RNA sequence: AAGAGAUAAAGGCAAACUUGGUGAAAACCAAGGACGCAAAGCUAGAGGGGCUACUCGAGAGAUUCGAAUGCCAGCCAGUUUCCGCU
Numbered sequence: 001a002a003g004a005g006a007u008a009a010a011g012g013c014a015a016a017c018u019u020g021g022u023g024a025a026a027a028c029c030a031a032g033g034a035c036g037c038a039a040a041g042c043u044a045g046a047g048g049g050g051c052u053a054c055u056c057g058a059g060a061g062a063u064u065c066g067a068a069u070g071c072c073a074g075c076c077a078g079u080u081u082c083c084g085c086u
Base pairs, nucleotide, nucleotide: 002086003085005083012037013036017032018031019030020029021028022027035074041079042078043077047076048075049072050071051070055067056066057065058064
């Protein structure tokens, strides 16, 4: 430097759900809680994908349709990296 995570150690993160808070919502924050994770670290103007629609537009109207400027990194991707092994 590269490769793959068999074993082990030190540790790390924390799904659902509950309580409190923020938000129009998606979702996020704190505490509890562990389904899982070797990147479940970071990146969401300058890859793809997904969610939501306060608002805006369309529509005669609807519990309709469309649109991020709002989100998701625990969807793929990009990037950096602990430990031991080869």

Predicted 3D model of an 86-nucleotide RNA (c-di-GMP-I riboswitch aptamer) from Paenibacillus sp. N3.4. RNAcentral holds the sequence, with entries from Rfam. Taxonomically the source falls in Paenibacillus (Bacteria, Bacillati, Bacillota, Bacilli).